Predicted 3D model of a 1423-nucleotide RNA (small-subunit ribosomal RNA) from bacterium AC2042.
RNA sequence: UGAGUUUGAUCAUGGCUCAGGAUGAACGCUAGCUACAGGCUUAACACAUGCAAGUCGCGGGGUAACGAUGUAGAAAGCUUGCUUUCCACAGGCGACGACCGGCGCACGGGUGAGUAACGCGUAUCCAACCUUCCCACUACCACGGGAUAGCCCGUCGAAAGACGGAUUAAUACCGUAUGAAGUUCUAAGCGGACAUCCAAAUAGAACUAAAGGUUUAGCGGCAGUGGAUGGGGAUGCGUCUGAUUAGAUAGUUGGUGAGGUAACGGCUCACCAAGUCAACGAUCAGUAGGGGUUCUGAGAGGAAGGUCCCCCACAUUGGAACUGAGACACGGUCCAAACUCCUACGGGAGGCAGCAGUGAGGAAUAUUGGUCAAUGGGCGAGAGCCUGAACCAGCCAAGUAGCGUGCAGGAUGACGGCCCUAUGGGUUGUAAACUGCUUUUAUACGGGGAUAAAGUGCUCCACGUGUGGAGUUUUGUAGGUACCGUAUGAAUAAGGACCGGCUAAUUCCGUGCCAGCAGCCGCGGUAAUACGGAAGGUCCGGGCGUUAUCCGGAUUUAUUGGGUUUAAAGGGAGCGUAGGCCGUUUGGUAAGCGUGUUGUGAAAUGUAGGGGCUCAACCUCUGAAUUGCAGCGCGAACUGUCAGACUUGAGUGUGCACGAGGUAGGCGGAAUUCGUGGUGUAGCGGUGAAAUGCUUAGAUAUCACGAAGAACUCCGAUUGCGAAGGCAGCUUACCGGAACACAACUGACGCUGAAGCUCGAAGGUGCGGGUAUCGAACAGGAUUAGAUACCCUGGUAGUCCGCACAGUAAACGAUGGAUGCCCGCCGUUGGGAUUUUGAUUUCAGCGGCCAAGCGAAAGCGUUAAGCAUCCCACCUGGGGAGUACGCCGGCAACGGUGAAACUCAAAGGAAUUGACGGGGGCCCGCACAAGCGGAGGAACAUGUGGUUUAAUUCGAUGAUACGCGAGGAACCUUACCCGGGCUUAAAUUACAGAGGAAGGAAACAGAGAUGUUGACGCCCUUCGGGGCUUCUGUGAAGGUGCUGCAUGGUUGUCGUCAGCUCGUGCCGUGAGGUGUCGGCUUAAGUGCCAUAACGAGCGCAACCCUUGUCUAUAGUUGCCAUCAGGUAAUGCUGGGCACUCUAUGGAUACUGCCACCGCAAGGUGUGAGGAAGGUGGGGAUGACGUCAAAUCAGCACGGCCCUUACGUCCGGGGCUACACACGUGUUACAAUGGCGCGUACAGAAAGUUGGCUGCCUGCAAAGUCAGUCUAAUCAAGAAAGCGCGCCCCAGUUCGGACUGAGGUCUGCAACCCGACCUCACGAAGCUGGAUUCGCUAGUAAUCGCGCAUCAGCCAUGGCGCGGUGAAUACGUUCCCGGGCCUUGUACACACCGCCCGUCAAGCCAUGAAAGCCGGGGGUGCCU
Repeated sequence: UGAGUUUGAUCAUGGCUCAGGAUGAACGCUAGCUACAGGCUUAACACAUGCAAGUCGCGGGGUAACGAUGUAGAAAGCUUGCUUUCCACAGGCGACGACCGGCGCACGGGUGAGUAACGCGUAUCCAACCUUCCCACUACCACGGGAUAGCCCGUCGAAAGACGGAUUAAUACCGUAUGAAGUUCUAAGCGGACAUCCAAAUAGAACUAAAGGUUUAGCGGCAGUGGAUGGGGAUGCGUCUGAUUAGAUAGUUGGUGAGGUAACGGCUCACCAAGUCAACGAUCAGUAGGGGUUCUGAGAGGAAGGUCCCCCACAUUGGAACUGAGACACGGUCCAAACUCCUACGGGAGGCAGCAGUGAGGAAUAUUGGUCAAUGGGCGAGAGCCUGAACCAGCCAAGUAGCGUGCAGGAUGACGGCCCUAUGGGUUGUAAACUGCUUUUAUACGGGGAUAAAGUGCUCCACGUGUGGAGUUUUGUAGGUACCGUAUGAAUAAGGACCGGCUAAUUCCGUGCCAGCAGCCGCGGUAAUACGGAAGGUCCGGGCGUUAUCCGGAUUUAUUGGGUUUAAAGGGAGCGUAGGCCGUUUGGUAAGCGUGUUGUGAAAUGUAGGGGCUCAACCUCUGAAUUGCAGCGCGAACUGUCAGACUUGAGUGUGCACGAGGUAGGCGGAAUUCGUGGUGUAGCGGUGAAAUGCUUAGAUAUCACGAAGAACUCCGAUUGCGAAGGCAGCUUACCGGAACACAACUGACGCUGAAGCUCGAAGGUGCGGGUAUCGAACAGGAUUAGAUACCCUGGUAGUCCGCACAGUAAACGAUGGAUGCCCGCCGUUGGGAUUUUGAUUUCAGCGGCCAAGCGAAAGCGUUAAGCAUCCCACCUGGGGAGUACGCCGGCAACGGUGAAACUCAAAGGAAUUGACGGGGGCCCGCACAAGCGGAGGAACAUGUGGUUUAAUUCGAUGAUACGCGAGGAACCUUACCCGGGCUUAAAUUACAGAGGAAGGAAACAGAGAUGUUGACGCCCUUCGGGGCUUCUGUGAAGGUGCUGCAUGGUUGUCGUCAGCUCGUGCCGUGAGGUGUCGGCUUAAGUGCCAUAACGAGCGCAACCCUUGUCUAUAGUUGCCAUCAGGUAAUGCUGGGCACUCUAUGGAUACUGCCACCGCAAGGUGUGAGGAAGGUGGGGAUGACGUCAAAUCAGCACGGCCCUUACGUCCGGGGCUACACACGUGUUACAAUGGCGCGUACAGAAAGUUGGCUGCCUGCAAAGUCAGUCUAAUCAAGAAAGCGCGCCCCAGUUCGGACUGAGGUCUGCAACCCGACCUCACGAAGCUGGAUUCGCUAGUAAUCGCGCAUCAGCCAUGGCGCGGUGAAUACGUUCCCGGGCCUUGUACACACCGCCCGUCAAGCCAUGAAAGCCGGGGGUGCCU
């Protein structure tokens, strides 16, 4: 001193929570010792048993018990007069039960129920009082008397006890005397603190005392005075909560008189008066003993009142008095009540909130201990007795303090455990073992009668008469304790909590939103540092945690020290009472204030410095402090008060204009609706579109006249007025107001304002009018899934007026009122001054923009939300709730005041970045539009879903899955199913041992894998062996098993969209912003201009490939212009490299030129030139990132799982199933066509297990033979097209599915399940619903050709190649997607967001309910 938690992030507000300290504590785990302190917080509940208050014989009568002594008797022993025992007598002795009497029992000890009070605290007073015992002083103690308890006798009773008779004593009781310095009265009154009054000295009158005992010296008694001590009373101030308690009070308040008391007093009574208390909180209700102090806090405060000390109150509950100095009495009495006990049923007894102890209650609190040795108390002359006060001991970690559980050395860093690892190791850890040392503690033995002891008794001495000294005697509970010594031996002694952040300390395993944790945030759904265990670590340590409570942190009730525009919070407004506050100046006063001093503020506690227990805690001494209260002085600035003065605050006056200010009356025109009449005809009206509605009985429209009610167009405005609500046609009357000007008058008369009173929009209520329009409710029509709404047609209350109520609004500037001060600029209203009529200036308003300042920011900013003063109102997390109850108001509606239980960790403010919007602006894209061709309908192919199956292996699922992985499933592939085999394994490899060449034709069994038999059959060598191979064993294996949500790599998509960022600077408290915004431009964040920004990076573009033009070089397999040769023909041949072409290099295009527009960038143009023109076309190239997107089955890889199987081999089957649904395609439906014949023109790519040609055979698929090409050399002939012919609009010479028959080819094998050929068969289909896809030029459309995979092929797919070759684009309103700027947001998982209400079923809590039963309390009335 702070921290966590609202958000994607930020600032501020605000609550919740934590870290600290404390406790009479409790609970959990653990536990060696000592000292000191502490121990029923609950039931003031009930109590068995014992003890806790007695003492005095030096007051008394006496003698029950005890002792001594004496006497008498008996017995025993005998030493014959002694001892012992028993019994009796004796109160003469020591003593003493019970009794009379004295003193004490009112202290000490306990408890906190009651009490909100003079109870307590503090200060003051009593001239209004008492005080046993104690101290000092004065005086006295004379003479008598009658009883009574006990004892004895008797009666009653179960007992407790009661009664009667006889007798007796006192320091018990009574009478008389004496008696003042006592009390009372009378006279007079020095003097005294203001007074009521008190009162010295003096005189007189009346009244009131006593007790003896023992024995010669100390006690005792009585009266009085004073002191001391203790008590009683009065007063000021302080002393909890509630106003949802506002009025209370009849002895109540006061007076006179009397009574009573120790004393004052309505304390009590009689009479008289009507007071007294209260918003500064009476009364009532709730709670509570108060203080010193304790805890906490920097302090101010807040909370508490256990132990110790002081005061009070109480003693089972309630009441009462007696005795006494003192009580209305804890261990006294009486009465009543409840409870318990005894009983012979008639009656009695009792009171632990004393110490122990018991039961009960409770989370919870001890021994039925020892001693009067010390301290203290009672009695006593004293010895002494009594003392559960007290001192000690026992139990309890319940607190504080101290000590210990060892110290040093010891590494191959042992074993073991645990985790990590790069497999070397690391960690536990010098820890252990082991060696040496020490002995506090422990155990044993011994010493120590320690200190605390001072006293008492007795003797003596000194002074002297109660003190001191000396000697002697005696007293110790704790206790053989503290302490000291010796011996033994590391020996007897460590745990608890925590380890996600806050908060110091981390890993593994188990579990899998389960079990559980959690103070807050939160953790757990298969890799949990948060659960449970372990290892390690951290903190504290004889303790550690948890729970409960208090303070702190919390400036989160704010006096110190907060706020109220938007976070909670300004009353709707005014007037005004109490209260609070108040201008300038002079003088006085001294209440507040300051200062000095005096008294008090108990001790203990706390604090500073000393001292004593070995230290410390603890104890003790001294000081300061105790911030308070009171008294007495001094001061006079400020506040108060008194007196005087002033004018600037405030008010008055005069003048001048001002205004939708208010109230009442009168008047006006337009519009609306209605009525009457005219004209006129078929619709009107209404809406997004309609309908309900009105209308041929004449509407709507239009004209004229009339009626009614309501509201006042334009002017009109950031205008004006008003306290607010509010106020608008014109005019009249009355009423109110501010401003300005003048400076005549008063002289602080002021500000605010709890209560109180008044005003108060709209709507509402009551009564009476009025009712044109509009119009809740209501009706109808629409809309809609519905539509109790929005829209339409009607329409009642109301809207209007009068009177009365109501009293609320986002009654808002979400900003209370007043006063003063503090830079400016602009506009405007009213008044004034100056004036050159341009304007300048002043006061009061209404507005805008800003400096400083303030603010969390937005913003406010002389009209403050700035700087200050005064007063009022209000706030203290969200919800519950402005609700409930109570009270007040109201006719009602309702208003005012205004909680709690419970629940959440947030709710809320401002601003930021995104995302989103059926918000706005700008722009782009085959996005729409304009076109061309398709899909969706048919058949088939193929993929998917679904279904089926032993299996139909797996993955991909909106765009971004579905002719996708798969660029080739008959076996293999293959991962799936069935069946049969193997287990170091199908393959690879290391080591050890054993054997053998390896291998293997062939045969047999079997579906095969495999098994059996087996002719034949080694190499190298340094002779040790090695190579190769089989078997056995061990270590590795193997897995298309799971997790793409643990990952790498790769890929899709947004998107080839133009974006995404950084450094420095600047702005902002900050998140962030700026740059990247703005204008123009671009395909482009492309560029230019502007600019608190200046630069840069990844993207764009360019660089790369290809294509298009030219050129240089090089010519074989390419080419052939020229020359020559040759053929039926052909670059066929010689030759050549000009052209084409091939493949290397270069050139070209840059808005470069021109015109126009533009500042520039750039744009435009049938422009020029050019093969190509504005990126020439195409490709490759994919920023930061998004989708936990896809893939563990391509590969790799963490973790988990299987190991005679989830591995592996083989045969067969399946992946090809089939009611159905979808996607992608092929072929068609035909004449721009089909068929037949003839005929022309490509490019690219591949090819020796291959491609292909020629002849022959076959209708053909193909086959035999021969030949060519390892390729610019061979193959090679494309189709649409073109020419001719047939078909003639039909299910056809369209279409070709399906099916039958016969074949060809590949292959071990075409049944499930291949392709192709021939012949025959000839289905659906006649251009396709809603909807939807592609494409902007060599594109779409159409036509064929090639390649990969491949034995073959289900290829109509994919990837390429060329041939023919269009149409359309006005344009950006709309659909989809995207980019930039801006705006709103309660979204941030970001609109597929957030969020509101109802509800089935179940559960929890609560309320109501006809009543019925029981208990308690309060209140009213009666008695």

The RNAcentral record of the sequence draws on ENA and SILVA.
It matches the Rfam family "Bacterial small subunit ribosomal RNA".